[in-house]
Context: one part of a larger RNA
């Protein structure tokens, strides 16, 4: 339950991409479904409201008159929806000419650095810590110089900087590929907004099958600390972290803020573009579009705060919430190899 709402008090699905379905620019001309309206039906009795009567009143009852409808029929309005016809270019969308960019996918490729190995040098150490100690080394360790092997990351540049719908994306280079901005006429002519299923994406862990392993590292082992120490501290170390294919489908997936449109002081920074002044030229400086930060004015908020990148004013759709706990849990349903996800109560209790 015609409420009131969802940044932080319950509440925006992680996030596209869409189908059904709701909503939809401008200016005309038919139509008259939907809205308005005038007349006739119809809307049984009893019920209700109003007046009037009966029983001593009054419940009860008799009569009239009304009220009462997503109703039917028929005539009429056309302002706004709607249907239909033809137009329109301001929304969308293309061409054309520009430009930034860690957007993404596959293939090569570079130094530093760490670990291992081989060898030269050379001696007793080292390594770690609040101190240690386990550990490593006299079978030469550690440090230093040559070589050489592998994996994994890409210092500086780097920026409240930049790209993407999100997750997320960082050395260079080549191929392939998506999507944004900016500019000028040009072309289509309302193709447009959201969007319930539905589809696709989706960190990090996890699965599974094949590889691969430098460094780190769940669990393990040991060594310390403590009353204990199943920890933090230290020496080690398996899965894992790396690739390919396949599943998983989850977050504090966050701006804790759904998408899209309009309109509402300024002021500062910065990223891309275009244009003006000025100049030999670049810059300084002005206009203007697109992103991305701060600071605020009115308005909003409980507050804190937001404030043209809304949480002001509105408009369309869609998701979601109704006391705390039981619970995101049990049961069934779907799914998954599973671990689990996802849909989702109830008793009882305060």
């Nucleotide at each position: 339950c015609u409420g009131g709402g969802c940044g932080u008090a319950a509440a925006g699905c992680g996030c596209g991409u869409g189908u059904a379905g709701g909503c939809g620019g401008u200016g005309g001309g038919g139509c008259a479904a939907g809205u308005c309206u005038g007349c006739g039906g119809u809307g049984a009795a009893a019920g209700c409201g109003c007046c009037c009567g009966g029983c001593u009143u009054a419940a009860c009852u008799g009569g009239g008159c009304g009220a009462g409808g997503u109703c039917c029929g028929u005539g009429g309005a056309u302002a706004c929806u709607g249907c239909u016809c033809g137009a329109c270019u301001g929304g969308a969308g293309g061409a054309c000419g520009g430009u930034a960019g860690a957007g993404g996918g596959g293939g090569g490729u570079g130094g530093a650095a760490u670990u291992c190995c081989c060898g030269g040098u050379g001696u007793a150490g080292u390594g770690g810590u609040g101190a240690a100690a386990u550990g490593c080394g006299u079978a030469g360790a550690g440090a230093u110089c040559g070589g050489g092997a592998g994996g994994a990351a890409c210092a500086c540049c780097a920026g409240u900087g930049g790209c993407g719908a999100a997750g997320g994306c960082g050395g260079c280079c080549c191929c392939c590929u998506g999507g944004g901005c900016c500019g000028c006429u040009c072309c289509u002519g309302a193709c447009g907004c959201u969007g319930a299923g539905a589809c696709g994406c989706g960190a990090a862990g996890g699965c599974g099958c094949g590889g691969g392993g430098a460094g780190c590292g769940a669990a393990c082992g040991g060594g310390a600390u403590u009353a204990g120490a199943u920890a933090c501290c230290c020496c080690g170390g398996u899965a894992g972290u790396c690739c390919g294919c396949g599943c998983a489908g989850u977050a504090a997936a966050c701006g804790a803020u759904g998408u899209a449109c309009a309109c509402u002081a300024g002021g500062u920074g910065u990223g891309g573009g275009g244009g003006g002044u000025a100049u030999c030229g670049a810059g300084c400086c002005c206009c203007u579009c697109c992103g991305u930060g701060c600071c605020g004015u009115a308005g909003u908020u409980a507050a804190c705060a937001c404030a043209g990148u809304a949480a002001g004013u509105g408009u369309a759709c869609c998701g979601c919430c109704u006391g705390g706990g039981g619970a995101g849990u049990a049961c069934g349903g779907c799914c998954g190899c599973a671990a689990g996800g996802u849909u989702a109560a109830a008793a009882c209790u305060c």